[in-house]
Context: one part of a larger RNA
RNA sequence: GCCUACGAGUUACACCUGUCUGGCAGCCUAAGUACUUCAGGUACGGAAGCGCAGCGAAAGCGAGUCUUAACAGGGCGCUAAGUCAGGCGGGGUAGACGCGAAACCGAGUGAUCUAUCCAUGGGCAGGUUGAAGUUCCGAUAGUCUCGGAAUGGAGGACCGAACUGGUAAACGUUGAAAAGUUUUCGGAUGACCUGUGGAUAGGGGUGAAAGGCCAAUCAAACUCGGAGAUAGCUCGUACUCCCCGAAAUGCAUUUAGGUGCAGCGUUGUGUAAUGUGUAUUGGAGGUAAAGCUACUGAGAAGGCUAGGGGGCUUCACCGCCUACCAACCCUUAACAAACUCUGAAUGCCAAUACAUAGUAACAGCAGUGAGCCCUGGGGUGCGAAGGUCACAGGGCGAGAGGGGAACAACCCAGACCAACAGUUAAGGUCCCUAAGAGCCAGCUAAGUUGCAUAAACGAGGUGGGAAUGCAGUGACAGCCAGGAUGUUUGCUUGGAAGCAGCAAUUCAUUCAAAGAGUGCGUAACAGCUCACUGGUCGAGCGUUCCUGCGCGGAAAAUAAACGGGCAUCAAGCUGGUCACCGAAACUUUGGAUUCGAAAGAGUGGUAGGGGAGCAUUCUGCGUGGCUGAAGCGGUAUUGUGAAGUACCGUGGACAUAGCAGAAAAGCAAAUGUAGGC
Repeated sequence: GCCUACGAGUUACACCUGUCUGGCAGCCUAAGUACUUCAGGUACGGAAGCGCAGCGAAAGCGAGUCUUAACAGGGCGCUAAGUCAGGCGGGGUAGACGCGAAACCGAGUGAUCUAUCCAUGGGCAGGUUGAAGUUCCGAUAGUCUCGGAAUGGAGGACCGAACUGGUAAACGUUGAAAAGUUUUCGGAUGACCUGUGGAUAGGGGUGAAAGGCCAAUCAAACUCGGAGAUAGCUCGUACUCCCCGAAAUGCAUUUAGGUGCAGCGUUGUGUAAUGUGUAUUGGAGGUAAAGCUACUGAGAAGGCUAGGGGGCUUCACCGCCUACCAACCCUUAACAAACUCUGAAUGCCAAUACAUAGUAACAGCAGUGAGCCCUGGGGUGCGAAGGUCACAGGGCGAGAGGGGAACAACCCAGACCAACAGUUAAGGUCCCUAAGAGCCAGCUAAGUUGCAUAAACGAGGUGGGAAUGCAGUGACAGCCAGGAUGUUUGCUUGGAAGCAGCAAUUCAUUCAAAGAGUGCGUAACAGCUCACUGGUCGAGCGUUCCUGCGCGGAAAAUAAACGGGCAUCAAGCUGGUCACCGAAACUUUGGAUUCGAAAGAGUGGUAGGGGAGCAUUCUGCGUGGCUGAAGCGGUAUUGUGAAGUACCGUGGACAUAGCAGAAAAGCAAAUGUAGGC
């Protein structure tokens, strides 16, 4: 992992409540007694209980009563039939659908492991060092003291086996081993190691102290019991078909993953008392927009001009100036969720009409009370988030099918069943791949397209449009020629001559034209060049703006971001046009079922509510069976399905149609339990 068997809403009650069926109309017996075919029996038994009247704290009164001074007002009642039994739904009390804690308490069992202690035994190869003491010798005046030698044999002394420990590494890690092996390493006469016997026991022991150890178990051992502890938590909860079908919200909560009430679902009663849509009419309102010499507030430019700052003047006052700040006011332009002189569309409320609806209300039973995505207008955040909060709509949730390469939510579209029928939607039609290498007119050259997305900015890419200037009296570009004179203008300067700088009436002359000079250049000149002009050439040339499609800007980790192949007057982009393909949509044909008198309308579905059935075991009546029961293996067939039936083979004695009754009544899951493989 698979198979087989087992495995979870049960049972009890003088309980509460609703519904269905039946009895009686007031209902009903309980204990008990008698009888009896001894049973799941019959009869008797009315005690008690429920109902028939309520109100009040009560006395009490009574279709009323209480409050009260009240005959007022108000509260609760009166004007509805119950009760007993059985079935079913739900609740209560019990373990109460099943399995599951960590824990708590009680009574016991453990120190053969291990911790410490007590008693009594045992063990420590070999080697090294050489304390005290003692003796002798020397030094010394010396018995002291000092030195030396010999002797001696101390030490939680040294090295190192046994023994004991466990430092480092490797191996081992379904091991040889539920802690080891190898190499290495610490102690090794001591606070040493060890045998045997004994002591200490669970909130207790023992501990050179690590919360260590107390039998592979320790921040409170183990065994049994209280015990089916409790579990607002997790997991699991078993046959079929049919009808309807949610919620993830509000308020409250020692409450936030729980619960109560309401909301939303379903079933019944029940009716139009109700909802929805459209139209009309009448309302409330301050959003969007807009506006602001209509308020509050904020803020820009200019003007006018108080006030202030600064400067001038003055002994001081007065006064003057101001490219400073600036109120009110004026002109212009403009801002606001907590501004409004204004002010929609929607939405909301109500009435009427029409249409439509499993409507309202009450009662039984729920589930839900983690929601999420998209679009729109908002708050918050960074006009960040697959962020967060509320609102409106849609969807997923609980929704299959087609498209989007794949992809809960996007686009299309709501699946009763069947069909080798048709039409379409979104989206597509070169090949993969169903259908156009369709047609007409443009654009793009970047494989842009083509796909994660892209900006500021840059550019004689290219198409379209507009404006404007020059041009056969010859433009634009190129080429040839000129580009002068007063003058080296004046000043400045060492110099300044068109070209360091300053000034200027940047002037005047000759001219086809030529600046008191556009740039390069020189120390300054010189030189080159430009503006400007003529010639040559011969038809368009320049500037600006708007716009289509493209280019650069453009960086991420294996090669790889059109689904791929591939595609360039397209198989890309823009506009137009005609076909076709394409879904469980729509239609056609047949069938099933729900509601309905019919016509007709429906039949996606999680939680959940309701209905109808199938199978299993047992009981009663009944039925089948050696002319072959059950079981097992096949074949065929019926039913929407759970399932059933017939026949053949095997098997060899029980089985059970039908009608009722009663349940230990259905397995795929619970890291389910047991067995097998």

Large-subunit ribosomal RNA, domain II from a Bacteroidota bacterium, 677 nucleotides, folded computationally. The coordinates come from a structure-prediction model, not an experiment, and the mean pLDDT is 83. Taxonomically the source falls in Bacteroidota (Bacteria, Pseudomonadati). Rfam family: Bacterial large subunit ribosomal RNA. Its family is annotated with structural constituent of ribosome and ribosome in the Gene Ontology.